Overview: Large-subunit ribosomal RNA, domain IV from a fermentation metagenome, 356 nucleotides, folded computationally. The full RNA is in RNAcentral, with records from SILVA. Rfam family: Bacterial large subunit ribosomal RNA. Its mean pLDDT, the model's own confidence on a scale to 100, is 87.
Context: one part of a larger RNA
RNA sequence: CCCUCGUUAAGGAACUCGGCAAAAUUACCCCGUAACUUCGGGAUAAGGGGUGCCCCGUUAUCGUGAGCAGAUUUACUCUGCAAAGCGAGAGGGGGCCGCAGUGAAUAGGCCCAAGCGACUGUUUAGCAAAAACACAGGUCUCUGCUAAGCCGCAAGGCGAAGUAUAGGGGCUGACGCCUGCCCAGUGCUGGAAGGUUAAGGGGAUGGGUUAGCCGUAAGGCGAAGCUCUGAACCGAAGCCCCAGUGAACGGCGGCCGUAACUAUAACGGUCCUAAGGUAGCGAAAUUCCUUGUCUGGUAAGUUCAGACCCGCACGAAAGGCGUAACGAUCUGGGCGCUGUCUCGACGAGGGGCUCG
Numbered sequence: 001c002c003c004u005c006g007u008u009a010a011g012g013a014a015c016u017c018g019g020c021a022a023a024a025u026u027a028c029c030c031c032g033u034a035a036c037u038u039c040g041g042g043a044u045a046a047g048g049g050g051u052g053c054c055c056c057g058u059u060a061u062c063g064u065g066a067g068c069a070g071a072u073u074u075a076c077u078c079u080g081c082a083a084a085g086c087g088a089g090a091g092g093g094g095g096c097c098g099c100a101g102u103g104a105a106u107a108g109g110c111c112c113a114a115g116c117g118a119c120u121g122u123u124u125a126g127c128a129a130a131a132a133c134a135c136a137g138g139u140c141u142c143u144g145c146u147a148a149g150c151c152g153c154a155a156g157g158c159g160a161a162g163u164a165u166a167g168g169g170g171c172u173g174a175c176g177c178c179u180g181c182c183c184a185g186u187g188c189u190g191g192a193a194g195g196u197u198a199a200g201g202g203g204a205u206g207g208g209u210u211a212g213c214c215g216u217a218a219g220g221c222g223a224a225g226c227u228c229u230g231a232a233c234c235g236a237a238g239c240c241c242c243a244g245u246g247a248a249c250g251g252c253g254g255c256c257g258u259a260a261c262u263a264u265a266a267c268g269g270u271c272c273u274a275a276g277g278u279a280g281c282g283a284a285a286u287u288c289c290u291u292g293u294c295u296g297g298u299a300a301g302u303u304c305a306g307a308c309c310c311g312c313a314c315g316a317a318a319g320g321c322g323u324a325a326c327g328a329u330c331u332g333g334g335c336g337c338u339g340u341c342u343c344g345a346c347g348a349g350g351g352g353c354u355c356g
Stems, first nucleotide, its partner, number of pairs: 001351008010342002014340001019337001027051005036041001038174001052096005061088004067081005072075001097101001109335005115329001116327002121133002137172007149158003175322004180252003185249002187245005194240003200234002206228004212221003253271005280314001281311001292308005
């Protein structure tokens, strides 16, 4: 010097990103216990008091219980009383000792106020346990059974030895109050009049070939057959089209003016849009400017709480706003308590180090 412990005057968080760590609390009995609440809870809330040993004392009382008595439905019945023994056992009075009596050990610190997530659960085996995942509940959608969906080349299997109060998928996530406007785009569903449209059907037209014919010749014409080409026309879904649909993907404006102080603008004008953000919330896990402004808390507060609203860039199931209970969650404050600190000190054990 390091590790692990113990004690510490006065102070008591001044330490620090932060009370991290430590201290404190702790058992049982009694008293007592607030807001809030989903009436269950919150709650061991909080906050107090008691606890040893001896005697009264084999305490009161209770349990067990041979047995006794009674009743009737006469039974392995019911009811009442209850000896001895054994077991349990307060409360009260008196006394004794110590600094201290759950005498050692084991054994919640508490409160106030916010955020997030309802909750118990689950998770990054080996840096993250969480406000992430899951969850009951909600809702949309698919699926009529050889179901949809999924695995497999297939056979086959799961779904399910189930049958729409069932099964699959998506989103949301207890509960309470709610969930606004836009269907123009994209998706999905429905529609079928019209447009477009494949294979296929169809076979017009044109070409090749040549018996033959014409021609002095060069060459021309050219039936049937074979062959190449392949027009019109017919021809489904889809797409275009027409509707519906947002707890489908998504979206939810700008400029200018105006009131008898000023300021502001209930009001008006105008442009654009499919429609211009409703309720609620709001410097927020979201606010850049920003330590916004005000109030509270402190002597002093970039954090915190309550407000305001100018929301850079909240907003309604990628849910909005609340919410009792819950949380090894996160944030701010307080009481208690302490070597965290002022600021160190001393001690114990084990290392290191020196010598052997």